A computed fold for a 348-nucleotide part of an RNA from an uncultured bacterium, annotated as small-subunit ribosomal RNA, central domain. Rfam family: Bacterial small subunit ribosomal RNA. Rfam links the family to the GO terms ribosome and structural constituent of ribosome.
Context: one part of a larger RNA
This record gives sequence, structure tokens and C1' cells, in this order.
RNA sequence: CUGGGCGUAAAGGGCGCGUAGGCGGUUUGACAAGUUGGGCGUGAAAGCCCUGGGCUUAACCCGGGAACUGCGCUCAAAACUGUCUCACUCGAGUAUGGAAGAGGUUGGUGGAAUUCCCGGUGUAGAGGUGAAAUUCGUAGAUAUCGGGAAGAACACCCGUGGCGAAGGCGGCCAACUGGUCCAUAACUGACGCUGAGGCGCGAAAGCGUGGGGAGCAAACAGGAUUAGAUACCCUGGUAGUCCACGCCGUAAACGAUGAGAGCUAAACGUUGGGGUGUUUACACUUCAGUGUUGAAGCUAACGCAUGAAGCUCUCCGCCUGGGGAGUACGGUCGCAAGAUUAAAACUC
Repeated sequence: CUGGGCGUAAAGGGCGCGUAGGCGGUUUGACAAGUUGGGCGUGAAAGCCCUGGGCUUAACCCGGGAACUGCGCUCAAAACUGUCUCACUCGAGUAUGGAAGAGGUUGGUGGAAUUCCCGGUGUAGAGGUGAAAUUCGUAGAUAUCGGGAAGAACACCCGUGGCGAAGGCGGCCAACUGGUCCAUAACUGACGCUGAGGCGCGAAAGCGUGGGGAGCAAACAGGAUUAGAUACCCUGGUAGUCCACGCCGUAAACGAUGAGAGCUAAACGUUGGGGUGUUUACACUUCAGUGUUGAAGCUAACGCAUGAAGCUCUCCGCCUGGGGAGUACGGUCGCAAGAUUAAAACUC
């Protein structure tokens, strides 16, 4: 190299955009680079292989043949690939008309709850637990009524419902803005797929500067529990959680399942469109999504099963016994924390 794999055994990159590259629909003609066939030249000798011979045999030696799977030149073929060219419309895109949505950004706004402050009523407890205590309260708490302030999150609706590439997105209103789906089949005419590097996005925690700080709450303090209790439980409580800007770049970033395309039984739900029929709220049907059960098939089994883990094609990423180790060293990135790339000795 050939070969085997990646849901759970080792193995799908966290996600996208896209460069090089790889791959690429139907059709006309041309060329002949790849491709195929013929011829010529070359492919040293020795060796290997076949065959014959010479030393008594063998090793060894000699003759002949084959082979040297290659390269060059030339003639020919034109199916396939390629290049150029004439077209096409099913892939892809555009247009027109509709549709749904927690998709994104910014600004505004609403009520409930919580805490705090002020005032009224009112009096001895409240709180908390398995039971307690720390704690709060006669300087008037808890409870209750009225008023005010602040920050954060949006009950019900809410749904294996919706949207987004992923991370993720949920009160209401407005502005700006991205994508998707359906119908028509008017337009372009392969404009496509994937994507090493690269660039961008990327939960939480964490970092920098400045704000903010109600509740919650690492650290910390105290009370309990316990043999101990650096915990689980309780009372407090600071970073943080929130906002703006800038970093970080990780995750059980999971469907543990890369992207795209075609093909392959059914049945039952549900979301958004369309069509037909009719008894007008139903039936049938067709796209796009999201689920459940299952045929063939696949799988080590579990299970998957038209949203495949089935049958195939294209491109990328990744795996190769356990530990050492996702570590050391070096490089790159980062303010740091660290991230990324990534061994070996040794050992079983």
C1' cells in the first nucleotide's frame, strides 16, 4: 500500500462559513491527455525460472530459452474519465404570492413574589429541625394593613409543541434584522457537494476595567450530627450570579450517531403549509418538520429500522491493548487560570 473500523467495546472534529484539493446531472460534436489494442526500439551481463550439457555426484561451471510486469516512439480505437463546444431542466438558485415561529439585536413597559425602609394595629414570642441550637425579638420582632425603594426572574398559557448551524432561545409592546416552509413553474442554466489549512460563533465557571447588588450562594464563621465530620442538616455570609466593553475557548458542547445525495413494507399521534371531495367539519391526498410501534435488512448483543445503526456513492475528521498520559519537553495562543499540539522510558 492493500485491508478493518468509529450509538454503548478504542474511535464523529462543539458548531458554522469557506480557500486549496477531491468528487460531480442529461445531451451534440471535436480533440486524444488519461484509457485500450497492435508494431518498433530499449529494458547490460551475471542472478532468479524452464531446458540441455560438462567435472564419478553435488555444490560449481557452460549453452539455449523464458522473463525483465518498465520506459520511449509510432499506428489505431473513441465506450468511459478529461478538455473545448452546441443544447437541456430533474440538482442548485432567482422571481411572484402566501405561512408559522421562546431565531437574533436594541429601546420601552407590566404584574406577582422577595428583601429592605417609613407609618398603623397588636403582644411575646418568632424562626429552624429528625430533634435541637446558633439566630431574630419588650430598644416591640413574627403576624397583619397602608405607603415607598431596589434588583433579579417571568407562574398559568407550556405541549416527546415551536425556532436556531451549534452553544442556545420563554411576560408584553415597538423598531431593525437572519433563516425556514408551502404554492406557482415565470427566469438563470450545473451556477453543485464536501472541505486539509484559515476565519467566525461558541453553556457554565473563571479573568480585566467600570457599574449594579433584591434573592440565591463557592470560600468563610457559627450551631448541630458524629468515634471524628475540614461533609450531608441549620443560622449567617463574601466573591459570583446581573449590566457594558474586552478576554478565556472548554463540557456527559450527547442523538455519546460528521456533512450531502439516491433507493428500500406498513400503522398510529402531533406541528406548519397546499390540493381534491363533501354532509362545513370531516374524509382522502401531497410537501416540510417532530414522535411512537414495527417488516425486510443490519447488529456481538442491546437495539436501529424512510429523521437507519438497512442498501449504495462522494468528501472530511478520527481509532489501533491497559497503565504511564491527554502527562513531560518543545512550539503556538492567553493578563492569568490554563488551552491546543503531543511523546518516551518503565510496567502489566